[in-house]
Molecule: c-di-GMP-I riboswitch aptamer
Organism: Candidatus Omnitrophota bacterium
RNA sequence: UAUUGAAAAAGGUAAACUGCUCGUAAGGGUAGGACACAAAGCUAUCCCGACGUUCCAGCGAAGCUGGAAGU
Numbered sequence: 001u002a003u004u005g006a007a008a009a010a011g012g013u014a015a016a017c018u019g020c021u022c023g024u025a026a027g028g029g030u031a032g033g034a035c036a037c038a039a040a041g042c043u044a045u046c047c048c049g050a051c052g053u054u055c056c057a058g059c060g061a062a063g064c065u066g067g068a069a070g071u
Base pairs, nucleotide, nucleotide: 012037013036017032018031019030020029021028022027050071051070054068055067056066057065058064059063
C1' cells in the first nucleotide's frame, strides 16, 4: 500500500476567543465556542517549578527582599 473478515465503538474531554459573574491580582465559575487530546480518561504515590502582590516586616525614589494567605 492492497485485499478479506470481524468484535467493540459510533462516544468523552474541551484551547483560544466572547458574554455574565467572583477575585486587588494571578486566576476561578458558568454559558457559548472548537484549537486540539487515545489519554487533555481512571487509580495510587511522589517531586519540581511558575504566577501574582492583598496583608505584615525590612530597605527604599520607582521598586526590591523575606514571611503569611493565594493561583